A computed fold for a 134-nucleotide RNA from a Dehalococcoidia bacterium, annotated as c-di-AMP riboswitch aptamer (ydaO/yuaA leader).
RNA sequence: AUACUUAAAGGGUCGAAUUCGGCAGGCGUUGCCGAAGCGGGUGGUCCAACUUCUGGGGUGCAUCGCGCACAGGCGCGUAGGCGACUUCCGCGCCGAACCCGUCAGCUAACCUCGUAGACAGAUCGGAAGGCUUU
Numbered sequence: 001a002u003a004c005u006u007a008a009a010g011g012g013u014c015g016a017a018u019u020c021g022g023c024a025g026g027c028g029u030u031g032c033c034g035a036a037g038c039g040g041g042u043g044g045u046c047c048a049a050c051u052u053c054u055g056g057g058g059u060g061c062a063u064c065g066c067g068c069a070c071a072g073g074c075g076c077g078u079a080g081g082c083g084a085c086u087u088c089c090g091c092g093c094c095g096a097a098c099c100c101g102u103c104a105g106c107u108a109a110c111c112u113c114g115u116a117g118a119c120a121g122a123u124c125g126g127a128a129g130g131c132u133u134u
């Protein structure tokens, strides 16, 4: 140094929402600009579709059904999604919100937008496997 074995410890979450550089301010988790990365929208041929006030459409897991109440609301389910390295099983939770403005199927090039916010505390439990450190 390498390989194997044993023991202990560790890994933040949802989300595209991170990194780097410059300038200014300066207590700072601040402001502005640019780039990379990641994510979204408009948008040809071909293909698809015949749709249009019952307007239509977009981001997103967040759709749909039944019942009650009858503006807003509530309850029970459900497509779908999440639970701390991964998979399986169990158990549990969510199943929202916002936007465009009469307008957009798919869609290469081009054009264009976002890069937020909200949380957790011995990490929900079991099994198997893997990574890092000692």
Stems, first nucleotide, its partner, number of pairs: 007134004012119003018036007037115005047105001055103001056100004064077005080094004085129006

It matches the Rfam family "c-di-AMP riboswitch aptamer (ydaO/yuaA leader)". Gene Ontology terms of the family: regulation of gene expression and cyclic-di-AMP binding.